RNA sequence: GGCCCCAUCGUCUAGAGGCCUAGGACGGCAGGUUCUCAUCCUGUAAACCCCGGUUCGACUCCGGGUGGGGUCA
Repeated sequence: GGCCCCAUCGUCUAGAGGCCUAGGACGGCAGGUUCUCAUCCUGUAAACCCCGGUUCGACUCCGGGUGGGGUCA
C1' cells in the first nucleotide's frame, strides 16, 4: 500500500428502519439484611466514534473520515 471485518454505559454485550425514554451481565453508588465485613435482596446513575447523505422517521441503510483487528505483499 491492496482487500476484508469491527466500533453501543467504566468493562463485556443485545438491539439491524418506528415497538427504544437503547435492554442485560459484571463493576460503581445508595438503601435493606449483618455486631462488622463478605454474601444476598432492592433501587439508582451511566453508552450509540466523527461528518455528510437517503428517509416522514436512522443506533440501524449509504458515502467519507478516524481508530482497532485480520489477511496479502